[in-house]
Context: one part of a larger RNA
Parts: sequence; structure tokens; C1' cells
RNA sequence: GAAUGAACGCUGGCGGCGUGGUUAGGACAUGCAAGUCGAACGGUUUUUCCUGUGUAGCAAUACAUUGUAAAAGCAGUGGCGAACGGGUGCGUAACACGUGAACAAUCUACUUCCAAGUGGGGAAUAGCUCGCCGAAAGGCGAAUUAAUACCGCAUACGGUUGGUCUUCUCCUGAAGACUAUACCAAAGUCAGGGACCGCAAGGCCUGACGCUAGGAAAGGAGUUCGCGGCCUAUCAGCUAGUUGGCGAGGUAACGGCUCACCAAGGCUAAGACGGGUAGCUGGUCUGAGAGGAUGAUCAGCCACACUGGAACUGAGACACGGUCCAGACACCUACGGGUGGCAGCAGUUUCGAAUCAUUCACAAUGGGCGAAAGCCUGAUGGUGCGACGCCGCGUGAGGGAUGAAGGUCUUCGGAUUGUAAACCUCUGUCACCGGGGAAGAAACGCUUCAAGUUAACAGCUUGAAGCCUGACUUAACCCGGAGAGGAAGCAGUGGCUAACUCUGUGCCAGCAGCCGCGGUAAUACAGAGACUGCAAGCGUUAUUC
Repeated sequence: GAAUGAACGCUGGCGGCGUGGUUAGGACAUGCAAGUCGAACGGUUUUUCCUGUGUAGCAAUACAUUGUAAAAGCAGUGGCGAACGGGUGCGUAACACGUGAACAAUCUACUUCCAAGUGGGGAAUAGCUCGCCGAAAGGCGAAUUAAUACCGCAUACGGUUGGUCUUCUCCUGAAGACUAUACCAAAGUCAGGGACCGCAAGGCCUGACGCUAGGAAAGGAGUUCGCGGCCUAUCAGCUAGUUGGCGAGGUAACGGCUCACCAAGGCUAAGACGGGUAGCUGGUCUGAGAGGAUGAUCAGCCACACUGGAACUGAGACACGGUCCAGACACCUACGGGUGGCAGCAGUUUCGAAUCAUUCACAAUGGGCGAAAGCCUGAUGGUGCGACGCCGCGUGAGGGAUGAAGGUCUUCGGAUUGUAAACCUCUGUCACCGGGGAAGAAACGCUUCAAGUUAACAGCUUGAAGCCUGACUUAACCCGGAGAGGAAGCAGUGGCUAACUCUGUGCCAGCAGCCGCGGUAAUACAGAGACUGCAAGCGUUAUUC
């Protein structure tokens, strides 16, 4: 000199863009942060329309009730999601990360493409109802019911397994063709309809969404290896599943991954083993560079979710807002027993020099579910708070000498503050008041039209036109109004280092980054005036180069 996720002191007008628990991964009140689908399924409640019946009434009508349809809600079965998104950096010196390779040793839901199929049956169960236990959390029994839930059977373009051949590759083997026997599937829902069948429901046909077994792709995941990046030898030897083999088990997959047997190996001064510290990287800061330091925000990867362990479900987890066990802590209790996990967003408390709102919206972008409308989304988009940082603007401009008053100094003549002020003439940024006011919105959807599919002017798909949707928003921006009015401080002045005098003090009080000042004329302490530097900031402290 530059820099910082900074803090402290004094001061503080506005805006834009960023940024904000670096410490205790300490403990957490409260609210929200993951749901959705009725076009998979059976119930149940309410409302409305239509219809039938009964009662009262002369009637209009009122009430009760059966059935059908529509809408809205409720819990449950079922499907998909909940493994993403969001947080933190405890652990980890490791194939964790970075980079480059390998898998002829692998898996992959949703998505896209190709090609085949979707036949015919069965037994339950939640819910509901009834009964029982319990303070609660919750649980038990009986009867009954549905499905795209569950289970057999049929079929097999195909897949698994075995054999043969061909073509390749190489360390195993891969691909294709042929063949053999054995094994392996499935589910329906919605919309529409002209013939034909049917009393009707419907069959049947068309379209869409599904379902099953395969092949390919994309993206994702898993595994292996070369190289690279901390300190310590006041750590020199370490290792028995240890190193290798044969066989078996296990895994999506290779492998001591696990096990039985056999052998005695394996690593190490190019630092094994041990100890300390630490998430890694793109990057960031500094520097002419080489290098050094660092890893906040943003992006990629990894690890973790009160502490430790374990598996279940699933395409995917050994799962932050799932389950089980143990522990610590906290809460409820009828003392028998239960419940909880903010390193999600706000917020509380503690710690600390120190770090924000218990805000608005799903309008946009993205995600989940759904045919869609839509619902959910503390992701995200916004607003708020903090000079925490960077950048921009302003706090007025021109004229104005009796060089006013006051202050300070004085050799008492004057000098300086100083065109500074007053005064005159103007301007109108920001802030203030009034009015206007975009873009972010295009889709989805609805209506109409055209083309394709089709038996069809249904339906569906594609295209065109019109309509609909804004939290921010009392905003940006524009116009008008008023009015110099509301807006300057901080540090320094002995040398380094730009800027000097007076008064007080008297080795005292004090200053100080280094040299050093202060003991009666202190440009070094304290105050005042003047000056210098930077400026909505200025200094100090800490840390890095």
C1' cells in the first nucleotide's frame, strides 16, 4: 500500500447492487417448511335439482322419507412423490476431493424411440358396524365390503439357463445366428359413437391415459486404477483376515466383502505405523511475476442430521421434518405408561467483540402430484432491518471589500479567519407534497376456425385468432408545486509524514507505531485558534499478502 462475512470509538442525508451467528454440531416455546390424485377403490356427511310415498290441511304449502343425478367435504385402501429441493462442516489425511483413464465386473423409477402383448379365475383386508381394554398414546376381538391392493392358471415376439457355429477383441471374454429342455407377465380407467347383437346394463368400434415382458438412448448412480495437494522422526518399525491361493456364500457388480482349508506372506527412510490439524475443488485476497495466504457469499463433489448402532420399504436411503434398539436431556401422566429432536424459514435463550423480520406472494422461474382445472412449495421471487462492503448523487451556484462584527496572534503599526459572512441575482438534484404510470405475461385454460386421425361433423392431436392471470406496486419512470430551505464529520499538524502558533502544566498530569517528548519560554501532554488529509464517513484494533 492492498484486502476483510469484520469488531470498537466519534459522526451520519439519499439511492442502486451485494452481503449479514466466523463463537456453542449448545438447548429450544410458537407458527409454517411435502404433499397430491375421486379420470385406481369402497364408504360416509352436507347442500341442491328431479321423482315417488306418507302425515296435517279445502288448497297453496309444511314436515318426514325412498330413489337418481350434481357439487363440496371427511377419514381409509391404492398409486406416485417424500432419496429432490433447503441446512451445516462434526467427522474425514481418505480414491474424500481434483484431474485423466477403466468396467469384457454393474444397476437405473420418471422421460424419449423401437417392437410384442394386455386372456381367464380366486381368496382376503382397511374402512364402516358391534363389543372390549386404556388417563392418554394407542390396542384387541367378531361380522361384513371394494380396487390399477394381493395370489394361482394360460400364452411367450422376447428374457433367464445350457449347447453348437461365425465374427471380433483380449487379462477374464463380447456380439450375432441356430438349437434344447426348464423357468418368467399383465389392470384397468376415462371420453365419444354410426351400423350389428342385446329387454337393459353393455358387448363392439375409435381415441387418450395406463399395465406387462423385452431392446436402445439420454441423464443418474456404483466400482477400480495412474497422478496431485498439510505439519511432525522429541512417532522407526507396522500387520493374523494380516498378504496370497483353492472352494463356498453374499452383492446390481469385482473383491478377504464374509467363511472353511492351505501357504507365509504384505507395507516401510521416495517416511510405513503413530500423533496433531483440516471438509476438497472451481475460486478469493495479495503480488510485476514466481510465489504466499485462504476456501464466507455463488457453483461442483463429499460427509452429517440429539449421541451410538441396525435394518425395513423402495428404481434409488441404511433415510434431517420415516421405523426399531440403547443412551443423555426435556415434557405429559390417573404412576401403569407415553411423547420429542430447528446443522429447514422466521424467532427465543446461552455463548460471544459480533451478525437481521416470529414479513408478503406463489404473479415469474423451478419442483411434486394430477388428463386437466388446480393444490402444495419458508425452493424461489419480493419487501423490511444493519454505512457491513462497493458504486453513484447531494449538503447549493454566480456576484459581493467599509476587507464589517466576533475569535486568534501581535513588534500594538497591524496580520489572519476571509469572498468566508451579511447583502444582491439565480437554480431546483435528493428528501417533501399532488397527479399520471410501464416492462417483468407468456403459457395453461376457455371460445371460434382450419388440418390430421376416424365409419363419424364425437373425442383426441397440431396450428391460427380473441379472452383471462402481477406479491412487488402508495415502487421504477414522467409531469407539476413549494422552497436554500431538511442534510459534515473524523483523524492529524517533532521526524518518518501533508500541516504552527498562543495559553495551561512543570519528569506531574499525560503522549507514543519506531525514534522518543514532559524536570518553568513544550510546534511532541491538555485546551484554543489556524492549517493539512480524507469525506458520509473517518480513525483504532485484529488478520493475510

Notes: The part of an RNA shown here (small-subunit ribosomal RNA, 5' domain) has 545 nucleotides and comes from a metagenome. The full RNA is in RNAcentral, with records from SILVA.